[in-house]
Context: one part of a larger RNA
RNA sequence: GGAUGAACGCUAGCGGCAGGCUUAAUACAUGCAAGUCGAGGGGCAGCACAGGUAGCAAUACUGGGUGGCGACCGGCAAACGGGUGCGGAACACGUACACAACCUUCCUUUAAGUGGGGAAUAGCCCAGAGAAAUUUGGAUUAAUACCCCGUAAUAUUAUGAUGUGGCAUCACAUUAUAAUUAUAGCUCAGGCGCUUAAUGAUGGGUGUGCGGCUGAUUAGAUAGUUGGCGGGGUAACGGCCCACCAAGUCUGCGAUCAGUAACUGGUGUGAGAGCACGACCAGUCACACGGGCACUGAGACACGGGCCCGACUCCUACGGGAGGCAGCAGUAAGGAAUAUUGGUCAAUGGACGCAAGUCUGAACCAGCCAUGCCGCGUGGAGGAUGAAGGCCCUCUGGGUUGUAAACUUCUUUUAUAUGGGACGAAAAAGGGUCUUUCUAGAUCAACUGACGGUACCAUGUGAAUAAGCACCGGCUAACUCCGUGCCAGCAGCCGCGGUAAUACGGAGGGUGCAAGCGUUAUCC
Numbered sequence: 001g002g003a004u005g006a007a008c009g010c011u012a013g014c015g016g017c018a019g020g021c022u023u024a025a026u027a028c029a030u031g032c033a034a035g036u037c038g039a040g041g042g043g044c045a046g047c048a049c050a051g052g053u054a055g056c057a058a059u060a061c062u063g064g065g066u067g068g069c070g071a072c073c074g075g076c077a078a079a080c081g082g083g084u085g086c087g088g089a090a091c092a093c094g095u096a097c098a099c100a101a102c103c104u105u106c107c108u109u110u111a112a113g114u115g116g117g118g119a120a121u122a123g124c125c126c127a128g129a130g131a132a133a134u135u136u137g138g139a140u141u142a143a144u145a146c147c148c149c150g151u152a153a154u155a156u157u158a159u160g161a162u163g164u165g166g167c168a169u170c171a172c173a174u175u176a177u178a179a180u181u182a183u184a185g186c187u188c189a190g191g192c193g194c195u196u197a198a199u200g201a202u203g204g205g206u207g208u209g210c211g212g213c214u215g216a217u218u219a220g221a222u223a224g225u226u227g228g229c230g231g232g233g234u235a236a237c238g239g240c241c242c243a244c245c246a247a248g249u250c251u252g253c254g255a256u257c258a259g260u261a262a263c264u265g266g267u268g269u270g271a272g273a274g275c276a277c278g279a280c281c282a283g284u285c286a287c288a289c290g291g292g293c294a295c296u297g298a299g300a301c302a303c304g305g306g307c308c309c310g311a312c313u314c315c316u317a318c319g320g321g322a323g324g325c326a327g328c329a330g331u332a333a334g335g336a337a338u339a340u341u342g343g344u345c346a347a348u349g350g351a352c353g354c355a356a357g358u359c360u361g362a363a364c365c366a367g368c369c370a371u372g373c374c375g376c377g378u379g380g381a382g383g384a385u386g387a388a389g390g391c392c393c394u395c396u397g398g399g400u401u402g403u404a405a406a407c408u409u410c411u412u413u414u415a416u417a418u419g420g421g422a423c424g425a426a427a428a429a430g431g432g433u434c435u436u437u438c439u440a441g442a443u444c445a446a447c448u449g450a451c452g453g454u455a456c457c458a459u460g461u462g463a464a465u466a467a468g469c470a471c472c473g474g475c476u477a478a479c480u481c482c483g484u485g486c487c488a489g490c491a492g493c494c495g496c497g498g499u500a501a502u503a504c505g506g507a508g509g510g511u512g513c514a515a516g517c518g519u520u521a522u523c524c
Base pairs, nucleotide, nucleotide: 001524002523003522004521006520007519008518009517010516013376014375015374016373017372018371019369020368021334026332027331028330030329031328032327035076036075037074040073041072043069044068047067048066049065051062052061053060054059083287084286085285093211094210095209096208097207098206099205102204103203107200109198110197111196112195113194114193115149116148117147118146125138126137127136128135129134155180156179157178158177159176160175161174162173163172164171165170185192186191213259214258215257220250221249222248225247226246227245228244230242231241232240262284263283264282265281266277267276268275269274289310290309291308292307293306312323313322314321315320340366342365343364344363348362349360350359351358352357379410380409381408382407389401390400391399392398393397415461416460417459418458419457420456424451431444432443433442434441435440468513469512470511471510472509473494474493475492479508480507481506482505483504489496490495
């Protein structure tokens, strides 16, 4: 000198764009953050509508008939999105290869199929237990829930044959025989689904080479340890696990142990080499009160799922129960220190749905904070009697503050008042018409904005609304007076102060930066 997720002191007009618990992965009140589908189903708790009965009417009763729909069965989603950086020195990450050792819901393309039957169960109803959470028994019922039978192969398994290829275990192609294994319907009649197989895509899984911290005041470490044979297990290879056999394996090119740490793209600095860092944004990993476990599922050993143990908090009728903000706000605590219990699904994206749409603290916006970067302003021109006042001096005077002010004139960014007023939104979705083999395309009209009456534009008013902070001995730009008298104090280093202090405190003047300026901390 540059830099910062900064803090502190003094000061402060505005806007744009960014950023905002670095500490206690401490504890959490409250609300919200994952639902959706009635075009899968039985139904009808509540709402609305048409209807029926009684009544002149108000109204009362009734009633799944319709729109819809609480709870329930079922499907899909909940493994994404969002948070945090605890652990981990490891194939965790980065990079490059490999899988002849693998999986992949939804989606694409293609082929084939969608036949017959059955038994339950939730809900509802009845009867209970319990303070509650919840739960027991009985009766009855449906399905795209569950089960059985039939059919079926380029699927799976077994046994063969021929050929091609490979570093090996072997792989692939063409076949033969036998066995095994499927399905679900709904409909507004347009479609939407379901089952099997192949294919692509996407997303993952696994292995390996190389790379990136410190310590030898850590030198030996290791028994599932190293390898083999055989099994189990897995989507898959493998001591991943097990039985048996052998005695290996790693290590001075640093094993083991200990400490520290999420990694990377990148960021800061520097001429570079390098050094330091890894906030925000993007990719990967790990975690979800601490620890363990599996279930479901295409995918989890699952933040807002389950079970067990533990700590803590809460409820209790003392018998027993409930909970998990490292989601968004917010609270307490810790700390030098870090924001609102805001708005909207309008856009983008996601889940579900044929769709309309619903949900979405993802996201988009707004609020707070000079935390940073960038931009703008605090006026321009003229104006000497060089006014008054202040300060200084060699003191009837001169110098300086200083064209500075006053005064004259101009402008109106900004401010304020009034009026108009967006882009982001039609390139959507749905509807009509037309074209089209599927499937899509063209066109028409209407509808949709949280931000926001915001940005922006116009007009009026009037210099009107707007400057501080640090420094002035040298390094280092900027000097005099007064006070103090080794005191009070200053200080980054050298050092200054003991009666003429340009170094302390004040004043005048000056220098530097400027809505900031200094100080502290850290890095280069």
A computed fold for a 524-nucleotide part of an RNA from a metagenome, annotated as small-subunit ribosomal RNA, 5' domain. Its Rfam family is "Bacterial small subunit ribosomal RNA". The RNAcentral record of the full RNA draws on SILVA. Model confidence (mean pLDDT): 85 of 100.